[in-house]
RNA sequence: UGUGCCUGUCGCUAGGGUUCCGUCCUGCCUUCGUGGCAGGGGCCUGGACCGAGAGCAACGGCCCGCAACGCAGCGGGUACACGGCGGGACAAAAGCCCGGGAGGA
Repeated sequence: UGUGCCUGUCGCUAGGGUUCCGUCCUGCCUUCGUGGCAGGGGCCUGGACCGAGAGCAACGGCCCGCAACGCAGCGGGUACACGGCGGGACAAAAGCCCGGGAGGA
């Protein structure tokens, strides 16, 4: 100086928006039941949904040792990790993806 590796999935959380549900506002209709329709509000707590490399947890994977030499089992390890702008998807946004990126130490 260059390259490679630094593990997968599920669940949860931080966080996120607004398709759907609900709710609120406005208008119209109304059989007057607050029922129906249209529009608007996520700076509406919610249901539901999306959701972390650098968050949690579980189960695996991988490596090493013991044991075994048939299946299986036991133990240990899996470190560290500051981070834009911008772009992308779904209705839309985000700590999602680009990305352990650019950059920095």

This is a predicted structure of a 105-nucleotide RNA (Guanidine-I riboswitch aptamer) from a Chloroflexota bacterium. Model confidence (mean pLDDT): 82 of 100. The model forms 100% of the base pairs in the Rfam consensus. Its Rfam family is "Guanidine-I riboswitch aptamer". About the family: This family represents a conserved RNA structure found upstream of the ykkC and yxkD genes in Bacillus subtilis and related genes in other bacteria. The source organism's lineage runs through Bacteria, Bacillati and Chloroflexota.